Description: RNAcentral holds the sequence, with entries from MGnify. Lysine riboswitch aptamer from uncultured Massilibacterium sp., 171 nucleotides, folded computationally. Rfam family: Lysine riboswitch aptamer. About the family: Riboswitches are metabolite binding domains within certain messenger RNAs that serve as precision sensors for their corresponding targets.
RNA sequence: UGGAGGCGCAAUGUUCAAAAGUAUGUAAGUAGAGGAUGACAACGAUGAUACUUACAAAAAGGGAACGUUGCCGAAGUGUAUAUGUUUGUCAGGGCAUAUAUGCUGGGGUUGUAUUGAAAAAAUACAACACUGUCAUUAUAAAAUGGCUAUUUAUUUUAUAAUGGGGCGCUA
Numbered sequence: 001u002g003g004a005g006g007c008g009c010a011a012u013g014u015u016c017a018a019a020a021g022u023a024u025g026u027a028a029g030u031a032g033a034g035g036a037u038g039a040c041a042a043c044g045a046u047g048a049u050a051c052u053u054a055c056a057a058a059a060a061g062g063g064a065a066c067g068u069u070g071c072c073g074a075a076g077u078g079u080a081u082a083u084g085u086u087u088g089u090c091a092g093g094g095c096a097u098a099u100a101u102g103c104u105g106g107g108g109u110u111g112u113a114u115u116g117a118a119a120a121a122a123u124a125c126a127a128c129a130c131u132g133u134c135a136u137u138a139u140a141a142a143a144u145g146g147c148u149a150u151u152u153a154u155u156u157u158a159u160a161a162u163g164g165g166g167c168g169c170u171a
Base pairs, nucleotide, nucleotide: 001171002170003169006072008071009070010069011068012067013066014065015064016063024056025055026054027053028052029051030050031049034043037091038090039089040088075104076103077102078101079100080099081098082097083096084095085094086093105131106130108128109127110126111125112124113123114122115121133164134163135162136161137160138159139158140157141156142155143154144153
């Protein structure tokens, strides 16, 4: 430098389901002082907030199918720092990006916790087998070389057992 693992990884587009008849808005009624993570300010009896009825009625994140692109530390995740963003301001929290550093070979099933509308899915941990790769050992088959024969050595393939792990393996 090239390449391999396979329900392989990530991004993105279209469609669909769900979120949801939910949030929200309008009208009427009931009750009556606070509500949002905290503080301040602002708002609020010209009704905060909550509930009932009627009408109207979303979206984001996440998911499935099909396609496109880039790839095989693909990528994910923990910690720390910095920047931006989210609101009236500050703090906290959330989201995105970058740097440093640690962990994870890969996908699956089950359980627990967190996030989530969710029994979907994701993340973390644990267990269980599966798979890929390397090393060692054993068995079987094939090929090559030596040998009069018996038999022995090397390589390849398959099976089984043990052990290692991606800064690995292979040309």